[in-house]
Molecule: transfer RNA
Organism: Treponema sp.
RNA sequence: GCCGUUUUAGCUCAGUUGGUAGAGCACUUCACUCGUAAUGAAGGGGUCAACAGUUCGAUUCUGUUAAACGGCU
Numbered sequence: 001g002c003c004g005u006u007u008u009a010g011c012u013c014a015g016u017u018g019g020u021a022g023a024g025c026a027c028u029u030c031a032c033u034c035g036u037a038a039u040g041a042a043g044g045g046g047u048c049a050a051c052a053g054u055u056c057g058a059u060u061c062u063g064u065u066a067a068a069c070g071g072c073u
Base pairs, nucleotide, nucleotide: 001072002071003070004069005068006067007066010025011024012023013022019056027043028042029041030040031039049065050064051063052062053061
């Protein structure tokens, strides 16, 4: 220098060939207990890396940028 993959909740990750964004763990509250842990119930938390484009509508499609990783030279 060229090519490819990935970027979604505090962490690990799903997700949909475009139509209100999810799980596990973690966190908060309550129940249970003499107390703690465990267990059960409920709850909070996301500008889906950034900026544009297409569209009635974009996490999803297109382009550029950034970061991480890999391959080739």